[in-house]
Context: one part of a larger RNA
RNA sequence: GAACGAACGCUGGCGGCAUGCUUAACACAUGCAAGUCGAACGAGAAGCUAUCUUCGGAUAGUGGAAAGUGGCGCACGGGUGAGUAACGCGUGGGAACCUGCCCUGAGGUUCGGAAUAACGGCUGGAAACGGCCGCUAAUACCGGAUAAGCCCCGAGGGGGAAAGAUUUAUCGCCUUGGGAGGGGCCCGCGUCCGAUUAGCUUGUUGGUGUGGUAAUGGCGCACCAAGGCUACGAUCGGUAGCUGGUCUGAGAGGAUGAUCAGCCACACUGGGACUGAGACACGGCCCAGACUCCUACGGGAGGCAGCAGUGGGGAAUAUUGGACAAUGGGGGAAACCCUGAUCCAGCAAUGCCGCGUGUGUGAAGAAGGCCUUAGGGUUGUAAAGCACUUUCAGUCGUGACGAUGAUGACGGUAACGACAGAAGAAGCCCCGGCUAACUCCGUGCCAGCAGCCGCGGUAAUACGGAGGGGGCAAGCGUUGUUC
Numbered sequence: 001g002a003a004c005g006a007a008c009g010c011u012g013g014c015g016g017c018a019u020g021c022u023u024a025a026c027a028c029a030u031g032c033a034a035g036u037c038g039a040a041c042g043a044g045a046a047g048c049u050a051u052c053u054u055c056g057g058a059u060a061g062u063g064g065a066a067a068g069u070g071g072c073g074c075a076c077g078g079g080u081g082a083g084u085a086a087c088g089c090g091u092g093g094g095a096a097c098c099u100g101c102c103c104u105g106a107g108g109u110u111c112g113g114a115a116u117a118a119c120g121g122c123u124g125g126a127a128a129c130g131g132c133c134g135c136u137a138a139u140a141c142c143g144g145a146u147a148a149g150c151c152c153c154g155a156g157g158g159g160g161a162a163a164g165a166u167u168u169a170u171c172g173c174c175u176u177g178g179g180a181g182g183g184g185c186c187c188g189c190g191u192c193c194g195a196u197u198a199g200c201u202u203g204u205u206g207g208u209g210u211g212g213u214a215a216u217g218g219c220g221c222a223c224c225a226a227g228g229c230u231a232c233g234a235u236c237g238g239u240a241g242c243u244g245g246u247c248u249g250a251g252a253g254g255a256u257g258a259u260c261a262g263c264c265a266c267a268c269u270g271g272g273a274c275u276g277a278g279a280c281a282c283g284g285c286c287c288a289g290a291c292u293c294c295u296a297c298g299g300g301a302g303g304c305a306g307c308a309g310u311g312g313g314g315a316a317u318a319u320u321g322g323a324c325a326a327u328g329g330g331g332g333a334a335a336c337c338c339u340g341a342u343c344c345a346g347c348a349a350u351g352c353c354g355c356g357u358g359u360g361u362g363a364a365g366a367a368g369g370c371c372u373u374a375g376g377g378u379u380g381u382a383a384a385g386c387a388c389u390u391u392c393a394g395u396c397g398u399g400a401c402g403a404u405g406a407u408g409a410c411g412g413u414a415a416c417g418a419c420a421g422a423a424g425a426a427g428c429c430c431c432g433g434c435u436a437a438c439u440c441c442g443u444g445c446c447a448g449c450a451g452c453c454g455c456g457g458u459a460a461u462a463c464g465g466a467g468g469g470g471g472c473a474a475g476c477g478u479u480g481u482u483c
Stems, first nucleotide, its partner, number of pairs: 001483004006479005013355006019348002021313001026311003030308003035072003040069002047062006079266003088191007097183003102179008110144004119134006150159003164171003192238003199229003204226008241263004245256004268289005291302004319345001321344003327341001328339004358388004368379004392424001394419005402410001427472005432453003438467005448455002
């Protein structure tokens, strides 16, 4: 000098665009953050209409709520950085793999069956939640048939599929080939500090066989061999998510990894599997633990490192806001529903950028202040006065783009027009040298200053005040950190 997710002190007019728990991966009240489909299915409340009525209601139609079976989604999106020195990441390759939805090609969509929730009855429990009996549907479940292609094979053969719906135009369903996009696995190279860590290893290293997986493989197991790594730093310890990037620097390099983007890991702590195309699953399940809550003491419930918000910690970091209008995501044929993703608004000078706080004229160089050699000098065209202008803020009116037909949270916002009036809008640091800027008074090694050198003990340009001056400016200084 530059930089910052900064903080602190003094000060503070407006706007645009960004950014905002770096600390306790500490604990969390409350609300919301993942649903949707009646064009898969049974059943069907309220309401409305009509008829009957003993005025209680009943029946039929319409209607479609809440719940249930089933499908798809919930593995995305969002958060955090604890762990991890590792094929985790980056880069370049590889072969033994999987892939719902989507695109494209080929072929098919036949005949049957048995249940079960909802529901009804009875019943247990404080609750959470159940138990028994009975009824019922399906794109839920099961069997038979068929098999171009598919799978297995000892090449003879063997095995295996489907589901329908409606508004009749579609959407689906099954088998199979290819693709796209996505993912799993392996390898070369690169990836912090410590030798005051020198030896480490027994599924360890390799082989055969077998199991397991979507798939290779000690991934697991049995047997066999005795290997494997290491001073080019193994092992151990410490620290740390990695990268694109960011900051600095002429560069080389050094430091760093907030926001945005890619990858990874995690979801109270530890372990486990289930379902599924995909998870060993943040708002799923089971077990154990710590903690909190409810309880009728028998037993239950919970997990903000989602968005807000609370306590705590801290020098320090925001609203328990609006909308699905746009973009995108899930479901649906669609209408549409959901979406704290997102888009917006609120708060904060936290940063960057822009603008304003007036302009011209004005010497009796006014008054006042300060200094003075008492003549004067300076503040200073500065003020007043005179003549103007109206950006921004203010008031009134008009009023968008963003939305290809409809639909606008933002928002009566931006912008435009009119009106009034210099009117509402300047501070902070410094002035001994480095380093731009000087005098007076007070103080008297005191009080104090200070980045370094150093100032202060009676004439202090260095302390405190004043006048004057210098620098930057809605900021200015200080502290911290990096180069």
This is a predicted structure of a 483-nucleotide part of an RNA (small-subunit ribosomal RNA, 5' domain) from an uncultured Alphaproteobacteria bacterium. Rfam family: Bacterial small subunit ribosomal RNA. The sequence was found in a public genome assembly. Model confidence (mean pLDDT): 89 of 100.